[in-house]
This record gives sequence, C1' cells and structure tokens, in this order.
RNA sequence: AUCCGACAAAGGCAAACCUGCCGAAAGGCAGGGACGCAAAGCCAUGGGUCUAAGGGCAAGCAGCCUAUGAUCGCCAGGUUGCCGAA
Repeated sequence: AUCCGACAAAGGCAAACCUGCCGAAAGGCAGGGACGCAAAGCCAUGGGUCUAAGGGCAAGCAGCCUAUGAUCGCCAGGUUGCCGAA
C1' cells in the first nucleotide's frame, strides 16, 4: 500500500415520528429525535421502485399511459475517506 472488518479506540451519520418551510405529488430542507449504518460520504452512470404537474388517450363519470421529477438508508457501478486486531 492492497485486501479485510474486531465485544478495539477516536469519532461520524441519522430511520420512523413530531414541528415549520418548499413542492402538483413522490419527496426534499431545517430543528427535535434514534431504527440502524464500516462508507447510511459523494455521484442519477445501468437497473429497480415511487409520483404524474404537463402531455397523450378515453372522454357514461371518472380513469389509463408517460419522466423531463424523485429515491444513493433498493441493488449494482464509479469515486473519496477514519482506525489497524485476526
């Protein structure tokens, strides 16, 4: 240094939920709060999943399709990083 991941050490992040704000929604941001996480740091590159404003279809009655939107704490990939037992 690479691989790897300890009943190690120092720390880090923050689910659900609540409050406020943004958004058509999914969801995001901030504060509180911790379910958990060895990358639960970052990237929307491939796939999956969610939403459907707008657009299209149907327009016997109320829908169907669609991502340019979202999700990295869904998977994979890329990239960066703390520590050093076996």

A computed fold for an 86-nucleotide RNA from a Bacillota bacterium, annotated as c-di-GMP-I riboswitch aptamer. The organism belongs to Bacillota, within Bacteria. It matches the Rfam family "c-di-GMP-I riboswitch aptamer". Gene Ontology term of the family: cyclic-di-GMP binding.